A computed fold for a 105-nucleotide RNA from a Bacillota bacterium, annotated as SAM riboswitch aptamer (S box leader). The sequence was found by an Rfam model in a public genome assembly. The model forms 97% of the base pairs in the Rfam consensus. Lineage of the source: Bacteria > Bacillati > Bacillota.
[in-house]
């Protein structure tokens, strides 16, 4: 990087070092010198995968534990876009574009 699958209305900051941008693109709209993004160090969330466990169930499996590998810690993936339903809503399916995690090349 490509093609595949699951999931994205919930949770979870402190200090340092930098100093103007940041929120993937685009439009909005918001964050930002009362220091944002970002990096480090810490701590935290969750529980996708691996490991465990004197739970349940035993065909699948569920469910705990948070060691280990990721991954997250303003705002629903901030918010939109294209189609299709209906009872017409703050609707609801389906796509697309993105994100994360397994899987495979």
């Nucleotide at each position: 990087c490509u093609c595949u699958u699951a999931u994205c209305g919930a949770g979870a900051c402190a200090g340092g070092u930098g100093g103007a941008g940041g929120g993937a693109a685009c439009g909005g709209c918001c964050c930002g010198a009362u220091g944002a993004c970002a990096c480090c160090u810490g701590g935290g969330c969750a529980a996708c995968c691996g490991a465990c466990u004197u739970g349940c169930a035993u065909u699948a499996g569920c469910a705990g534990u948070g060691c280990g590998g990721u991954g997250c810690c303003a705002a629903u993936u901030c918010c939109g876009c294209c189609g299709g339903c209906c009872a017409a809503g703050u609707g609801c399916c389906g796509g697309g574009a993105g994100a994360u995690g397994g899987g495979a090349g």